Bacterial RNase P class A from a Deltaproteobacteria bacterium, 362 nucleotides, folded computationally. Its mean pLDDT, the model's own confidence on a scale to 100, is 80. The organism belongs to Myxococcia, within Bacteria. The gene name in the source record is rnpB. It matches the Rfam family "Bacterial RNase P class A". Rfam classes the family as a ribozyme. From the family's description: Ribonuclease P (RNase P) is a ubiquitous endoribonuclease, found in archaea, bacteria and eukarya as well as chloroplasts and mitochondria.

[in-house]
């Protein structure tokens, strides 16, 4: 120089004008008003996990049901990150995946003869028979999984010995698998002996099994203040009035006035932002992360503010009979509502760092 793999970080500045809205602080009885001052994002989305806080249920086991699923670390937790380990794919930087199909059921289009106790279509081979140009062909019984052909997939592989042909049928070496030892490594696992012809194919993002792990609902949780009407509970009081129960009376009940309590709505206040916080720095660790020390304080609205115009000036593309302090054009995704950790998706246009392939030139 081209092309690439993995991260880390910006995501428009400055200046004016009108505005919106938390805090302070003056005025003002009060509505208000005037000074200062603070006010999205890296994803603030999706809401897909995961914790805090709440409030409600709860001895404990168990069954159900839902998640996770090498291995060891990290954390409050995690499906999360970080280090390894095994498969797999790339020429590599590097990326993707991860219990169990050798526990039991179950699935598998289409072709195929057959699709899991395998399977005779083409073929190999033996008998018996008929024909025949003697080369062999047909037909019927019957062994073969070694070749061909199907298919995503066809029941290890070379080779030899064995057969009538053939086949782990026998041997050997080669892979796999299962037991058992040994030696490293916390362990996943690794390198290696020995027995075993054991040959077991694929899917658990199928049910299932095996481990570990979860009660539920969510700031519109949840708590306090607390009206007006309307109902409810108590006490007084009075023409001891009026109804009503009872054959009557005593006696109860309702209705009036005036107080008192108590639930709840409107409406208000906390919850609410100083926290698993931010930066620096040194220290532990390979890392993720954790520990000291020092600073710093950065939104908090509830029909929901964080806008809107305009100048200059940066990025970025475009146009010329005109290369000039020219002219047009674009300038993302998107947007707090209790808070934090992940993870996922969107994004004009830009800085950067390490590494890998190829060419070049020294």
């Nucleotide at each position: 120089c081209g092309g690439g793999u993995c991260g880390g970080c910006c995501g428009g500045g400055c200046g004016g004008u009108c505005g919106c809205u938390g805090g302070a602080u003056c005025c003002g009885u009060a509505a208000g008003g005037g000074u200062c001052u603070g006010g999205a994002g890296g994803a603030a989305a999706g809401u897909c996990c995961g914790g805090g806080c709440u409030c409600c249920a709860c001895a404990u086991g168990g069954c159900a049901c839902g998640g996770u699923g090498c291995u060891g670390g990290c954390u409050a937790a995690c499906g999360g990150c970080c280090a390894g380990c095994g498969g797999g794919g790339g020429u590599g930087a590097c990326c993707c995946c991860g219990g169990g199909c050798a526990a039991g059921c179950g699935c598998a289009a289409c072709a195929g003869a057959g699709a899991g106790u395998a399977g005779a279509c083409c073929g190999c081979c033996g008998g018996a028979g008929a024909c025949u140009u003697u080369g062999g062909u047909c037909u019927c019984c019957g062994g073969c999984a070694a070749g061909g052909g199907u298919g995503a997939a066809a029941g290890g592989g070379u080779g030899a010995g064995g057969u009538a042909a053939g086949a782990g049928c026998u041997c050997a070496c080669c892979g796999g698998c299962c037991g058992u030892c040994u030696g490293g490594g916390u362990g996943a696992c690794c390198a290696g002996g020995c027995g075993g012809g054991c040959c077991a194919g694929g899917c658990a993002u199928g049910c299932c099994c095996c481990a570990c792990c979860g009660g539920g609902a969510g700031c519109a949780a949840g708590a306090c203040c607390a009206a007006a009407u309307a109902g409810g509970g108590g006490a007084a009081c009075u023409a001891u009035a009026a109804a009503g129960c009872c054959g009557c009376c005593u006696g109860c009940u309702u209705u009036g006035u005036u107080c008192c309590c108590g639930g709840g709505u409107a409406g208000g206040u906390c919850g609410c932002u100083g926290g698993a916080g931010c930066g620096c720095u040194g220290g532990a660790g390979u890392a993720a992360u954790c520990c000291a020390g020092c600073g710093c304080c950065u939104a908090g609205a509830u029909g929901a503010a964080u806008g809107a115009c305009c100048g200059c000036c940066a990025g970025g593309g475009g146009c010329c009979c005109a290369c000039g302090c020219g002219c047009c054009c674009c300038c993302a995704c998107a947007g707090a509502a209790c808070c934090c950790g992940g993870c996922u998706u969107a994004c004009a246009g830009g800085c950067u760092g390490a590494c890998c392939c190829g060419g070049u030139u020294u």